The part of an RNA shown here (small-subunit ribosomal RNA, central domain) has 348 nucleotides and comes from a metagenome. Rfam family: Bacterial small subunit ribosomal RNA. The prediction has a mean pLDDT of 88.
Context: one part of a larger RNA
RNA sequence: CUGGGCGUAAAGCGUACGUAGGCGGUUAGGUAAGUCAGAUGUGAAAGCCCCGGGCUCAACCUGGGAAUGGCAUUUGAUACUGGCUAACUGGAGUGUGAUAGAGGAUGGCGGAAUUCCCGGUGUAGCGGUGAAAUGCGUAGAUAUCGGGAGGAACACCAAUGGCGAAGGCAGCCAUCUGGGUCGACACUGACGCUGAGGUACGAAAGCGUGGGGAGCAAACAGGAUUAGAUACCCUGGUAGUCCACGCUGUAAACGAUGAGAACUAGACGUUGGGGGGGUAACCCCUCGGUGUCGUAGCUAACGUGCUAAGUUCUCCGCCUGGGGGGUACGGCCGCAAGGUUGAAACUC
Numbered sequence: 001c002u003g004g005g006c007g008u009a010a011a012g013c014g015u016a017c018g019u020a021g022g023c024g025g026u027u028a029g030g031u032a033a034g035u036c037a038g039a040u041g042u043g044a045a046a047g048c049c050c051c052g053g054g055c056u057c058a059a060c061c062u063g064g065g066a067a068u069g070g071c072a073u074u075u076g077a078u079a080c081u082g083g084c085u086a087a088c089u090g091g092a093g094u095g096u097g098a099u100a101g102a103g104g105a106u107g108g109c110g111g112a113a114u115u116c117c118c119g120g121u122g123u124a125g126c127g128g129u130g131a132a133a134u135g136c137g138u139a140g141a142u143a144u145c146g147g148g149a150g151g152a153a154c155a156c157c158a159a160u161g162g163c164g165a166a167g168g169c170a171g172c173c174a175u176c177u178g179g180g181u182c183g184a185c186a187c188u189g190a191c192g193c194u195g196a197g198g199u200a201c202g203a204a205a206g207c208g209u210g211g212g213g214a215g216c217a218a219a220c221a222g223g224a225u226u227a228g229a230u231a232c233c234c235u236g237g238u239a240g241u242c243c244a245c246g247c248u249g250u251a252a253a254c255g256a257u258g259a260g261a262a263c264u265a266g267a268c269g270u271u272g273g274g275g276g277g278g279u280a281a282c283c284c285c286u287c288g289g290u291g292u293c294g295u296a297g298c299u300a301a302c303g304u305g306c307u308a309a310g311u312u313c314u315c316c317g318c319c320u321g322g323g324g325g326g327u328a329c330g331g332c333c334g335c336a337a338g339g340u341u342g343a344a345a346c347u348c
Stems, first nucleotide, its partner, number of pairs: 003320004007302002012316001014201004021194003025088005031082001033081002035077008049065006091191001092188004096183004103177007110154001115149007125136002162169002206247006215241002220236004258315006266293012297304002321348003330341004
């Protein structure tokens, strides 16, 4: 390379948008580039291969054929693919009417709790642990009542629930704003799918500047434990955690399962709609999500099973023994930390 693969063995980019490219619904016409068929020319000779001939055989020499997978010209075929023209509505989208939601941003408000401060009551302890000690407390702590300050997070509702492309999103209210779903009609008329590069978003930690700082808490200090204890436990405690703006660009970024489309038994939950029946309980049908079990099938097994890992198609990404190593070198990016791309020697 041809292949074979990618839930757990190596392998799905963290996610989306989108450029080039690849692929692409139905009908008719015309074209004949791809495609298919015929003819002609060419494809030197030698060699290889086949059938003969000549040296006593062979090697060798020699005659003929085939092959030369190809290219060009020309004449045709028109199912499929392409380009062209005209049309269609099932894919896609728009309008319209409803509708669910922690989707996003900004501003405001609320109560519980912790801590601190002030005042009252009150007195000797509190705190902490396996047990203790460090620590706090007669300068009045802990406890309790009243008042105040400030920061962060939102118990119950709460769910096997909802929303979002993913990361993720939860007190309440308002404003601005993205997407989805359902119904019946109308409209556009293939406008679609994927997507190398590219662009945007992207938990936590970390970085820069300026704020903020209640609780928690790397580092650090002390007390214990221990043979030691640079830990686990305890008392403290700074970055940080919070806000604004900018950077970083990673993760067990997981469903360890790329995106889109079609087809393929059921049963039982749940969530958002629509239709029908029934007085009602409830039942039936249907569209969109989210779960449990399970048929066929698939799978090495585990398992999966209309939310496929089944049966197929299109496009992208990725894998090719372990270690060395996600290292080195170089490039690109970054303020740095580092990220990304990514070997070899050697070794088993």